[in-house]
Context: one part of a larger RNA
Molecule: small-subunit ribosomal RNA, central domain
Organism: uncultured bacterium
Order: sequence, then structure tokens, then C1' cells
RNA sequence: CUGGGCUUAAAGGGUGCGUAGGCUGCGCGGAAAGUUGGGUGUGAAAGCCCUCGGCUCAACCGAGGAAUUGCAUUCAAAACUACCGUGCUCGAGGGAGACAGAGGUAAGCGGAACUCAAGGUGGAGCGGUGAAAUGCGUUGAUAUCUUGAGGAACACCGGUGGCGAAAGCGGCUUACUGGGUCUCUUCUGACGCUGAGGCACGAAAGCCAAGGUAGCAACGGGAUUAGAUACCCCGGUAGUCUUGGCUGUAAACGAUGAGCACUUGUUUGAAGGGUCCUCCAUAGCCUUUCAGACGUAGCGAAAGUGUUAAGUGCUCCGCCUGGGGAGUAUGGUCGCAAGGCUGAAACUC
Repeated sequence: CUGGGCUUAAAGGGUGCGUAGGCUGCGCGGAAAGUUGGGUGUGAAAGCCCUCGGCUCAACCGAGGAAUUGCAUUCAAAACUACCGUGCUCGAGGGAGACAGAGGUAAGCGGAACUCAAGGUGGAGCGGUGAAAUGCGUUGAUAUCUUGAGGAACACCGGUGGCGAAAGCGGCUUACUGGGUCUCUUCUGACGCUGAGGCACGAAAGCCAAGGUAGCAACGGGAUUAGAUACCCCGGUAGUCUUGGCUGUAAACGAUGAGCACUUGUUUGAAGGGUCCUCCAUAGCCUUUCAGACGUAGCGAAAGUGUUAAGUGCUCCGCCUGGGGAGUAUGGUCGCAAGGCUGAAACUC
């Protein structure tokens, strides 16, 4: 390389948008590039192969044939692929009317808790632990009440509930704004899928500048202990928060790439629509979408999976190829740095 694979054995890119490329619905007509068939020319000789022949045989040599799977040209075919023209509506998208939602951004507001400050009551302890001590407290603590300030987070509702491409999103209100679902079947008429590079987004921690800092807390100290790098107490910078910029990684997980089609079922939840029983409503039934549970066939090494497939197929992308060395060295590139991306070999088992 081929083959075979990628939930857990090595292997799905963190996620999206999208360039090139690859692939691509159903008809009719045209032309004939690919394609298919025939003819002609060429495809040197020798060699290989076949049939004969010459050296007593053979090696060797001579003759004829075949082959030379190619190329060019010409005639024809028109199913498929590509192309040109013209249509269609099921894919895709638009429109109208409804609906649900912690989807996003910004501003404003709220209550509980906590800490701090001031004041009132009160008067000896509080706190903490297995037990204590450090600590706080007669300069009045803890407790309790009133008032004020501050920052961060939003109990209950809350739910194998919802939304989002992923990361993620949870008090309330307002403004702006993205996406989705259903119904009508009104319009466009293949406008589609995937996507190397590229671009954008991307938890936490970290970095730069400016602000902010209640609580938590690296760390230090005091206790405890055999020890105590802890549980307890005291102090406490960074960070956590906001704004702007950078970083670009995670067990970024469903450890399962995206899209389309097909393949027994039962059941639960969420968002719509329709419908029967004389009308209405509920229940029931039907139907579309989303999120789960259990399970048939099948698949699987098994665990399991099972219409949300890991089943059966097609298209496109990414990735793997024994363990260690090693996600290291080196080079390149990005970054303020930390470091990221790309990424070996010797050697060894």
C1' cells in the first nucleotide's frame, strides 16, 4: 500500500458556517465528451507462447502463426455519467396563520441569606471539637431589635422538564434579537448533502489593562495528633465578579462525525394539529416534531445496542495500524507569557 477498523481494545476533529473538491430527485428532446461494438492503420526486430522444421537428442538455430490487452482514425449505438435546451414537485427554501422555550445581548428592579458599620435592650460568656486550645468578649462580645452600606448568588416552582451547533443557559420586568415546531399546501423549482484548507464560536484555570471584592479560599500561623501537608480557630495576597483584549484547552463524553432512505413493538413526558359519540367540554382515537424507559429481529468478543442503532444500504469528511520512548526532541507556526497546533527517531520489550 492493500485489507480491516474507530461506544468500552489504537482510532470521530470541541462545535458550527462555508471555499475548492467529491456526491446528487423525477420526465422529455438534442448533441455525442466519457462509455460500448465494428472496420482500417500502427503497435521494429529479437524474446515469451503455439505449430512445424535443421544440427543423432537437447541446449541452440530457422519458418509460420498468435500475442503485443496500447494509440490514432473512421463507421455506428444512445442505456448510464457529463453537457445543452425545456418541463415537474416529493428534496430544499420562501409566504400566511398559530405555539412553546433557563436561546442570546443590554438596561432596570426585588427578596432571603451573609459580612461590615451605627444605635437600643442585656450582662458573661461566646465560638469550636471526638475532646480541647488558639481566637472573640466588662473598651460590653454571643443573643435580640432598628437603621444603613456592600458584593456575590438566585431557595421553593424544578421535573431521566425546556432551549441552544457545541461550550452552555435558571429571581422579576422591559427593549432589541437568533433558532425551532405545527397548520394551510399559496409561491420558487433541485436552489441539495458533505466539506481538505479557511473563518467564527468555544467550560474552568491562566495572562494584560482598568475597576470591584460580601462570602469562599492557595498560603502562613495556632490547636489536635504518633504524624496532621486535614477536619477546628485566626490572619490572609491572587482568583472568583464587571469592562475591554489575549489564551484555545477538558473524561469539550452519548468516550458513538454529518446527511438521506429502509426495517416488528410496548410505554412515559414535552410542544402543536385533527376527529367520533345529536351540540359543548373532558377522556379516547389519529397524526407531526422533540426528549426518555423497556424490549423483537438483527448486530456485537461480551457488556450491551436495538426507528435517537452499535441493524440494513448510499454519499462526503476526520482518524487508527503493537507497548514504552512520547504527545517527548527537532523544525515550522501561533501566543505577552504559560503554553497551543503540527510532530519523529535511536534504543528497548